[in-house]
Context: one part of a larger RNA
């Protein structure tokens, strides 16, 4: 040397277990900010490096509620303390709140300087009144004075690629996607027919299911792709301009009027209700932001320890759950039913208040959203690539009509239907989670699950922009090894704690690969 058996070292698998994550319902909120915000720096504790808390009133203060014995944060000592005259602590409502930061007195290399102490800058208000009469530029002053910055995703405009698919490529597809700007709300857009249809009807928008991978649409290639009947969800209407009237020099303003079986304006007749809807304070319901109450077990065994196991009980509107030295309905928090709020908020009612209202008949002489609609010219977008291409829209050029009017029905024309354009507002259903309560898992268990169960967006690497970890488990309980002895310490032998110390902090369990000792057996 190699084999084998036996004891060990080294390593951290593996099975248990969770503090931490992940998905998803749900019910809330989507708030912040010139009243200095979000997101920092630097402070504050007798001793304080760090996380958390707070701010020169700094580990806190002030007051109304809750609770009822401890207490001075994670985090231990030690010191001083505080508290039934009610603390610490929970919840409401308030007061302080340094420096940077939209940062806003001027600067600046953010948390700094400098200072005459200033809210700069836009917008508002009033005032002043240059060339120049009117005005416009500038200027001056005023207000606790609108605005700004922040923001995960969702939501509307704007602006807008390529890789990639066509097995090559350009047209086309990737795709109005990424990505960049703008801007808003809890949702946002859209929305009350110049509709969709088709000869019957129907009646705003959004959403879904379906129609349907159909119709089309395409170097008719890769591919692109509805729509309208039709079942649902949810339903909600309305204001206004103009003709006429009045005030007014005008500009404006009031009344009037808001429709598509066209209306309205005029002119004529003729007549009136006590109802509808909106709504703040104040009241009062309900909710919520602290809680309370809450049934029932006991002895013996075996064990360090009983919830186990044996014996005999008991309670359920409560066998949810997590704790206690093993595995608990009756031991503890809680759980079921039940009950509660000084002080903020919301949500429902009711209320001083506030708004709003007729019908018939001539007349066709007035009105009925104009640089508007068509039209060309080039383009965008519609499923629809210029196509026969309507419908919708932008650019530049032109340019109407007013109810005998215009527009639409997929070129166009007639006919017929069908709505009434160039003004505006409107909740629901619908999308999404940075985030808060409760809840659920044929989700995860430390190479897993967020990168992140510990200083985690840390340390650490880069000028930067950025990248980006590792590391979790003594014991029921520190009872964490006084006290000897080797010994500089580390470490070790003893003694002593525990059930266990092969559980001693390189701590639970200790597989492999390795490493050694010891005996055996072969070269």
């Nucleotide at each position: 040397g190699g084999c084998u058996u036996a004891c060990g070292g080294u390593g951290g698998a593996u099975a248990c277990g969770u503090u931490g994550g992940c998905a998803c319902c749900u019910a809330g909120a989507g708030a912040c900010g010139a009243g200095u915000a979000a997101g920092g720096g630097c402070g504050u504790a007798g001793u304080a490096a760090u996380c958390g808390a707070c701010g020169a009133a700094a580990u806190g203060c002030u007051u109304c509620g809750g609770g009822g014995a401890a207490u001075u944060g994670a985090a231990a000592a030690u010191a001083a303390g505080c508290a039934u005259a009610g603390a610490u602590u929970c919840g409401g409502a308030g007061a302080u709140u340094c420096c940077c930061g939209a940062a806003u007195a001027g600067g600046g290399c953010a948390a700094c300087c400098u200072u005459u102490c200033g809210a700069a800058c836009u917008a508002c208000u009033g005032c002043u009144g240059a060339a120049u009469c009117c005005a416009u530029c500038a200027g001056c002053a005023g207000g606790c004075a609108a605005g700004a910055g922040a923001c995960a995703a969702c939501c509307u405009g704007g602006u807008g690629a390529a890789c990639u698919g066509a097995a090559a490529c350009a047209u086309c597809u990737u795709a109005g996607u990424a990505g960049c700007c703008a801007g808003a709300g809890g949702a946002a857009a859209a929305g009350a027919a110049a509709g969709a249809a088709a000869a019957a009807g129907u009646g705003a928008u959004u959403u879904u299911c379906g129609u349907a991978g159909u119709a089309g649409u395409g170097a008719c290639g890769a591919g692109c792709g509805a729509a309208a009947u039709g079942g649902g969800a949810g339903c909600a209407u309305c204001c206004u301009a103009a003709a006429c009237c009045g005030u007014g020099a005008a500009a404006a303003c009031g009344g009037g009027a808001u429709u598509g079986u066209g209306g309205g304006a005029g002119a004529g007749c003729a007549a009136u209700a006590c109802a509808a809807g909106c709504a703040u304070u104040a009241u009062g319901c309900u909710g919520g932001u602290a809680a309370g109450c809450g049934a029932a077990g006991c002895a013996g065994c075996c064990c360090g320890a009983a919830u186990g196991c044996u014996g005999c009980a008991c309670g359920c509107u409560a066998g949810a759950u997590g704790g206690c030295g093993a595995a608990a309905g009756u031991c503890c928090a809680a759980u079921a039913c039940c009950c509660g709020a000084a002080a903020g908020c919301a949500u429902c009612a009711c209320u001083a208040g506030c708004u709003u209202a007729u019908g018939c008949u001539c007349u066709a002489a007035c009105c009925c959203g104009a640089g508007u609609a068509g039209c060309a010219u080039g383009g965008g977008g519609c499923a629809c690539g210029u196509g026969g291409a309507a419908u919708c829209u932008c650019u530049u050029a032109u340019g109407a009509a007013u109810c005998a009017g215009a527009a639409a029905g997929g070129a166009c024309c007639a006919c017929c239907u069908u709505g009434u354009a160039a003004g505006g507002c409107u909740a629901a259903a619908u999308a999404c989670u940075c985030u808060u309560g409760g809840g659920u898992g044929a989700c995860c268990g430390a190479u897993a699950g967020c990168g992140a169960a510990g200083u985690a967006g840390u340390a650490c690497c880069g000028u930067g922009a950025g990248g980006g970890a590792a590391g979790g488990g003594u014991g029921a309980a520190a009872a964490g090894a006084a006290c000897c002895c080797c010994c500089a310490u580390c470490g070790g032998g003893g003694a002593g704690u525990g059930a266990a110390a092969u559980a001693g902090a390189a701590c639970a369990u200790g597989a492999a690969a390795u490493c050694g000792u010891a005996a055996g057996c072969u070269c």